[in-house]
RNA sequence: AGAGCAGGACAGAUGACCGCUGCCUUGUUUUAUACAAGGGGGAGGAAAGUCCGGGCUCCGCAGGACAGAGCGCUGGGUAACACCCAGUCCCGGUGACGGGCAGGAAAGUGCCACAGAAAACAGACCGCCUGGUGUAUCCUUACAUCAGGUAAGGGUGAAACGGUGAGGUAAGAGCUCACCAGUCCUGCCGGUGACGGCAGGAGCUAGGUAAACCCCGCUUGGAGCAAGACCAAAUAAGGGAAAUUUGAGGGUGGUCCGCCUGAGUUCCCGGGUAGGUUGCUUGACCCUGAUGGUAACAUCAGGGCUAGAUGAAUGGUCAUCAUCUCCAGACCUGUUAAUAGCAGGGCCGGAGGUACAGAACCCGGCUUAUGGCCUGCUCUAACA
RNA sequence: GCGCCCAUAGCUCAGUUGGAUAGAGCGUUGGACUACGAAUCCAAAGGCCAGAGGUUCGAAUCCUCUUGGGCGCACCA
Numbered sequence: 001a002g003a004g005c006a007g008g009a010c011a012g013a014u015g016a017c018c019g020c021u022g023c024c025u026u027g028u029u030u031u032a033u034a035c036a037a038g039g040g041g042g043a044g045g046a047a048a049g050u051c052c053g054g055g056c057u058c059c060g061c062a063g064g065a066c067a068g069a070g071c072g073c074u075g076g077g078u079a080a081c082a083c084c085c086a087g088u089c090c091c092g093g094u095g096a097c098g099g100g101c102a103g104g105a106a107a108g109u110g111c112c113a114c115a116g117a118a119a120a121c122a123g124a125c126c127g128c129c130u131g132g133u134g135u136a137u138c139c140u141u142a143c144a145u146c147a148g149g150u151a152a153g154g155g156u157g158a159a160a161c162g163g164u165g166a167g168g169u170a171a172g173a174g175c176u177c178a179c180c181a182g183u184c185c186u187g188c189c190g191g192u193g194a195c196g197g198c199a200g201g202a203g204c205u206a207g208g209u210a211a212a213c214c215c216c217g218c219u220u221g222g223a224g225c226a227a228g229a230c231c232a233a234a235u236a237a238g239g240g241a242a243a244u245u246u247g248a249g250g251g252u253g254g255u256c257c258g259c260c261u262g263a264g265u266u267c268c269c270g271g272g273u274a275g276g277u278u279g280c281u282u283g284a285c286c287c288u289g290a291u292g293g294u295a296a297c298a299u300c301a302g303g304g305c306u307a308g309a310u311g312a313a314u315g316g317u318c319a320u321c322a323u324c325u326c327c328a329g330a331c332c333u334g335u336u337a338a339u340a341g342c343a344g345g346g347c348c349g350g351a352g353g354u355a356c357a358g359a360a361c362c363c364g365g366c367u368u369a370u371g372g373c374c375u376g377c378u379c380u381a382a383c384a
Numbered sequence: 385g386c387g388c389c390c391a392u393a394g395c396u397c398a399g400u401u402g403g404a405u406a407g408a409g410c411g412u413u414g415g416a417c418u419a420c421g422a423a424u425c426c427a428a429a430g431g432c433c434a435g436a437g438g439u440u441c442g443a444a445u446c447c448u449c450u451u452g453g454g455c456g457c458a459c460c461a
Stems, first nucleotide, its partner, number of pairs: 001380008010371001012321007020042002023039006044356001048367002051365005056224004063257004068220005073087005088102001089100004103215002108213002110209003125154002127150010162180006181205001183202008228278004238269005249261003271460003285304008322354006329347001331345005385457007394410004403441001412428005434450005
């Protein structure tokens, strides 16, 4: 210098003027309301997607079974999680490092297109070998055909039922042996554990797919602030159909059982009201420090209050500064024969820009969108 | 705000246990028929299955994340 990897913080700043929306104080007013003045507050790292998990609220505090849904290496953290931290194994990268919906395919079922002889208790197309028959013949070979043996070689495929060598055989083959790879079993060692290492043995080998059905283990009642509570407004216009006291319907997802309730319910057409208060922001909260822990995090001490809108506020204009891009100008440096040209540098002036995006009951995560800045690390090349 | 659903040719739709060169109707273009047109007949073009990543030998189909679009909701009698 180039190419990358990981992490962190920020989200233009200051001032003036004009606004918007809550809160507090004072004044006017009979209280409230309203108005005026003053003070003080007013979006985010993702407020987003609504993908997970909780708090909170209600349903009878939710009984049983099945179905359904979700999760899936190990240990820890947490209110909880599919999140986070630390590790194990596998995969990718030269590396810094990154990724993994990572239980079971020697429980079962299904699928594996095309190609290929054969695609899962394997398989004989070519080739190789043995035997029979026929033909030719230099008389022991060749060719054709039939029957059988053979998975070493060829070829197909994403995938062909371990690899190399030796023995063995008619030819071959874990058929046997040695070494290597892998699986399982036993023992020892290390580790809380996933797992790793070593030694011995076995059958010689077990294909892939569970983001296919399924099996195993664990978890799971439902709905959501349009929950829920209170006040006000509206009094209109009802009509039709269905099953049902032989128990309908309801009791907050499905089916059955159990329990409670017991005359109303469901559907279609039509009608009325859609205002206010509360829930509503002090909370698993934020900052600093100490201690414990590798870390996530926990505990303790001190300090802080940090939006509560609802036809939905949080904005606009100007000035200065910061930063980026473009344009034009002259200057300097290098290259050069050259004041052309090319490359680099700062200066003055002008114009434009400063991302993604807007709380809606509240938190913890994930994912996605997004601008420049800083720190550490890796690889390559050159120089010292 | 909350809860659900969908995306395949210009339009409307098929496409199921994953195995095509992804089909059909209407429309478009060209030709035939006709004096000319409509109807009819024949033929052709037109798709990277909304986008990206993953699982798999293989994805329109299975999984995840985005993008765009659509539907429903309160109270009274």
Overview
Predicted 3D model of RNase P RNA and transfer RNA as a complex of 461 nucleotides. Rfam match: Bacterial RNase P class A. The family's RNA type in Rfam is ribozyme. The coordinates come from a structure-prediction model, not an experiment, and the mean pLDDT is 76.